Molecule: c-di-GMP-I riboswitch aptamer
Organism: Paenibacillus sp. IHBB 10380
RNA sequence: CUAUAUAACAGGCAAACUAUGCGAAAGCAUGGGACGCAAAGCCACGGGUCUAAAGCAUUUGCAUGAUAGCCGGGCUGCAGAU
Numbered sequence: 001c002u003a004u005a006u007a008a009c010a011g012g013c014a015a016a017c018u019a020u021g022c023g024a025a026a027g028c029a030u031g032g033g034a035c036g037c038a039a040a041g042c043c044a045c046g047g048g049u050c051u052a053a054a055g056c057a058u059u060u061g062c063a064u065g066a067u068a069g070c071c072g073g074g075c076u077g078c079a080g081a082u
Base pairs, nucleotide, nucleotide: 003082004081012037013036017032018031019030020029021028022027035069041075042074043073045072046071047070048067049066050065055062056061057060
């Protein structure tokens, strides 16, 4: 340096729910709170899923919105062991 397996000492992140704020919504931010996470760090590139105000098509459809804690991919980082 690479790969593999794993039961993470210290330390890290934080689901549901909840308060406030933002948003049309999905959802997001911060505080509380922990279901979990060894990339639950970052990136919407491919697929999936959610939303549909405005816009476009026209009566329900479309992402340009959202999700990285759905999967793949890219970039970076980490304790100990072999």